[in-house]
Context: one part of a larger RNA
RNA sequence: GAAUCAACGCUGGCGGCGUGCCUCAUACAUGCAAGUCGAACGCGAAAGUAACCUUCGGGUUGCGAUUAGAGUGGCAGACGGGUGAGUAACGCGUGGGUGACCUACCUUCGAGUGGGGGACAACCCCUGUAAUGGGGGCUAAUACCGCAUAACAUCCUGUUCUUAGAUGGACAGUGAUCAAAGCUGGCCAAGCUUCGGCUUGGCUGGUGCUUGUUGACGGACCCGCGUCCGAUUAGCUUGUUGGUGGGGUAAUGGCUCACCAAGGCUUCGAUCGGUAGCCGGCCUGAGAGGGCGGACGGCCACACUGGGACUGAGACACGGCCCAGACUCUUACGGGAGGCAGCAGUAGGGAAUUGUUCGCAAUGGGCGAAAGCCUGACGACGCAACGCCGCGUGGAGGAUGAAGAUCUUCGGGUUGUAAACUCCUGUCGGGAGGGAAGAAUAGCUUGUGGGUUAAUACCCCAUAGGCCUGACGGUACCUCUAGAGGAAGCCCCGGCUAACUCCGUGCCAGCAGCCGCGGUAAUACGGGGGGGGCGAGCGUUGUUC
Numbered sequence: 001g002a003a004u005c006a007a008c009g010c011u012g013g014c015g016g017c018g019u020g021c022c023u024c025a026u027a028c029a030u031g032c033a034a035g036u037c038g039a040a041c042g043c044g045a046a047a048g049u050a051a052c053c054u055u056c057g058g059g060u061u062g063c064g065a066u067u068a069g070a071g072u073g074g075c076a077g078a079c080g081g082g083u084g085a086g087u088a089a090c091g092c093g094u095g096g097g098u099g100a101c102c103u104a105c106c107u108u109c110g111a112g113u114g115g116g117g118g119a120c121a122a123c124c125c126c127u128g129u130a131a132u133g134g135g136g137g138c139u140a141a142u143a144c145c146g147c148a149u150a151a152c153a154u155c156c157u158g159u160u161c162u163u164a165g166a167u168g169g170a171c172a173g174u175g176a177u178c179a180a181a182g183c184u185g186g187c188c189a190a191g192c193u194u195c196g197g198c199u200u201g202g203c204u205g206g207u208g209c210u211u212g213u214u215g216a217c218g219g220a221c222c223c224g225c226g227u228c229c230g231a232u233u234a235g236c237u238u239g240u241u242g243g244u245g246g247g248g249u250a251a252u253g254g255c256u257c258a259c260c261a262a263g264g265c266u267u268c269g270a271u272c273g274g275u276a277g278c279c280g281g282c283c284u285g286a287g288a289g290g291g292c293g294g295a296c297g298g299c300c301a302c303a304c305u306g307g308g309a310c311u312g313a314g315a316c317a318c319g320g321c322c323c324a325g326a327c328u329c330u331u332a333c334g335g336g337a338g339g340c341a342g343c344a345g346u347a348g349g350g351a352a353u354u355g356u357u358c359g360c361a362a363u364g365g366g367c368g369a370a371a372g373c374c375u376g377a378c379g380a381c382g383c384a385a386c387g388c389c390g391c392g393u394g395g396a397g398g399a400u401g402a403a404g405a406u407c408u409u410c411g412g413g414u415u416g417u418a419a420a421c422u423c424c425u426g427u428c429g430g431g432a433g434g435g436a437a438g439a440a441u442a443g444c445u446u447g448u449g450g451g452u453u454a455a456u457a458c459c460c461c462a463u464a465g466g467c468c469u470g471a472c473g474g475u476a477c478c479u480c481u482a483g484a485g486g487a488a489g490c491c492c493c494g495g496c497u498a499a500c501u502c503c504g505u506g507c508c509a510g511c512a513g514c515c516g517c518g519g520u521a522a523u524a525c526g527g528g529g530g531g532g533g534c535g536a537g538c539g540u541u542g543u544u545c
Base pairs, nucleotide, nucleotide: 001545002544003543004542006541007540008539009538010537013391014390015389016388017387018386019384020383021349026347027346028345030344031343032342035075036074037073040072041071043069048063049062050061051060052059053058082302083301084300091227092226093225094224095223096222097221098220101219102218106215109212110211111210112209113208114147116145117144123137124136125135126133153177154176155175156173157172158171159170160169161168182207183206184205185204186203187202188201189200190199191198192197228274229273230272235265236264237263240262241261242260243259244258245257246256247255277299278298279297280296281292282291283290284289304325305324306323307322308321327338328337329336330335355381357380358379359378363377364375365374366373367372394424395423396422397421404415405414406413407412428486430481431480432479433478434477438472443467444466445465446464447463448462449461450460451459489534490533491532492531493530494515495514496513500529501528502527503526504525510517511516
């Protein structure tokens, strides 16, 4: 000098864009942060209101109700969001490999979707303070379970191709094994009808389901190289190193087990100890290098501590389950409940780090055919000079130069065009009026054209017009308006280092980054005047180069 997730002192006008618990991975009150689907399924209220009946207490029926609601079932919950404790490791980075692999939703191209069965919730009953639990009974499904059929799927047997090598590709077989579910729109016909509709059949469309296949997306495993300090850590290792076989996994492998062999690593630093998430990057520097890894993006790890599996395409799962532990809460003492390193917020710690705000309007995500619902992701607003950038605090004129202050050699000098005064301007702030973009490729609707179809229906695609939707926000911005009015400080002046004098003090009080100042003429202490530097900041401290 530059930089900073900074803090402290003095000071502080506005705006834009960013950033904001670096400490205790400490403990957490409260609210919210993951739901959705009635076009998978059965059940099904209430308030209120109308009619009728009434013993005047009320009752029944209809509407409310294609409702609310809980339940079965599906998908999502493995994403998004947080943190950096652990980890010196194939964790990360980079480059490869899989002849050792998986992949829901999406996508390409095939085939199929036949026929049956038995339950369990919800509901009713019992018990318990509750959480919950128990028994009996009823019921539906895209829930569950058989049967049929089935290959280019899987397994087996054989042939063949590529290859260093077949567990890969292709082919063959009277071989073996394995599947499914429906829902919904339109038209036509028949039957029933309380005239609202319901059921069945045919044609047709959409969407599901099953089994393959292809791609994409995402993941898993393996390898080369790179990745901090310590030798005042020199030896380490028994599933250890290798083999055979079994098991396990999506898959290779001591991953695991039985047996066999005795290996494997290491001064090119094993083992042990300390420290640490890694990278893109960031800071500094002419560079080489050094330091750092906050925000943003990628990867990894973790979710009160430790362990474990279940479900699932995917987890050994932050707001799932089980066990153990510590802690907190509750209890009728028998037993239960909880996990902010999500967003706010509280206590504590600390030099120190914000609102218990608004909205799903946009972008993105989940579910849904859609309307839509959910979304503390996100978009916004708020707080903080914490940082960067921009703007303002006025401009021009104005004296051989007011007053005051200060210095003085007493002549005068300086403050100083500075002020006053005159003439202007109108940024920001104030007041008044107008007032956005972000929002339409979404949705609804009208029309046209096309596809599909028996069809001018439904549905889909394209296109033209109209309508609806804004948290921020009456914000940004624009116009008008009054008026210099509301807006300057901080540090320094001995040398380094730009900037000097007077008074006070008298090795005192004090200053100080280094050298050093102060003991009676202190440009170094304190104050005044003057000056220098930077400026809504200026200094100090910490840290890095």